[in-house]
RNA sequence: UUUCGCAAAAAGCACACCCGUUGAAAGGCGGGGUCGCAAAGGCACGGGACCUUCGGGUCAGCCGGCCUACCGAU
Numbered sequence: 001u002u003u004c005g006c007a008a009a010a011a012g013c014a015c016a017c018c019c020g021u022u023g024a025a026a027g028g029c030g031g032g033g034u035c036g037c038a039a040a041g042g043c044a045c046g047g048g049a050c051c052u053u054c055g056g057g058u059c060a061g062c063c064g065g066c067c068u069a070c071c072g073a074u
Base pairs, nucleotide, nucleotide: 003073004072005071012037013036017032018031019030020029021028022027035061041067042066043065045064046063047062048059049058050057051056
């Protein structure tokens, strides 16, 4: 550096649900929680879904794309 996540070990994230808070809503944020995740880290660029006061907004844990990254194997 390439490819991979079969094996081992370490570390990380946190669905549903509950509490608080915020928003018109979808949803966001904090705490608990732990279904799962090898990018479940970042970006709404393409598709898609959701909300809407039809102006617009939300979802990266729906798929693709781009950027970045831990451990190990190769």